This is a predicted structure of a 74-nucleotide RNA (transfer RNA) from an uncultured Clostridia bacterium.
Rfam family: tRNA. It is annotated as a transfer RNA.

RNA sequence: GCGCCAUUAGCUCAGCUGGAUAGAGCGUCUGUCUACGGAACAGAAGGUCGAGCGUUCGAAUCGCCCAUGGCGCA
Numbered sequence: 001g002c003g004c005c006a007u008u009a010g011c012u013c014a015g016c017u018g019g020a021u022a023g024a025g026c027g028u029c030u031g032u033c034u035a036c037g038g039a040a041c042a043g044a045a046g047g048u049c050g051a052g053c054g055u056u057c058g059a060a061u062c063g064c065c066c067a068u069g070g071c072g073c074a
Base pairs, nucleotide, nucleotide: 001073002072003071004070005069006068007067010026011025012024013023019057028044029043030042031041032040050066052064053063054062
């Protein structure tokens, strides 16, 4: 330098043949329970879907470009 893959909640990830309110597990917080804690149960908070631009009635999803990380080739 070229190519490919990944980037979604604090962490690990799903969702990616465009469709309406963006989810799960773990963690965190609150409550119940308990002498206390843990476990269990119930509930809640937490996201400009890596940045920007574009296509479209509609974008996490498609295109362009940039960034970060990984792999390969030279």